Predicted 3D model of a 73-nucleotide RNA (transfer RNA) from a Candidatus Omnitrophota bacterium. The prediction has a mean pLDDT of 80. Its Rfam family is "tRNA". The family's RNA type in Rfam is transfer RNA.

[in-house]
RNA sequence: GCCGAUGUAGCUCAGUUGGUAGAGCAGUGGUUUUGUAAACCACGGGUCGGGGGUUCGAUUCCCUUCAUCGGCU
Repeated sequence: GCCGAUGUAGCUCAGUUGGUAGAGCAGUGGUUUUGUAAACCACGGGUCGGGGGUUCGAUUCCCUUCAUCGGCU
């Protein structure tokens, strides 16, 4: 230099034909227990890496850029 993959909650990851974003774990509160753990219930937490474009509407499509990883030279 060229090609490809990945980037979504604190962590690990879903999210198919574009329609106002979810799970598990973790956290907080509660129930239960003499107490702890476990179990159960509830709650909070996101500019979907950044910027731009298309569209009535973008995590999703297009362009660009950043980071990480892999391959080729």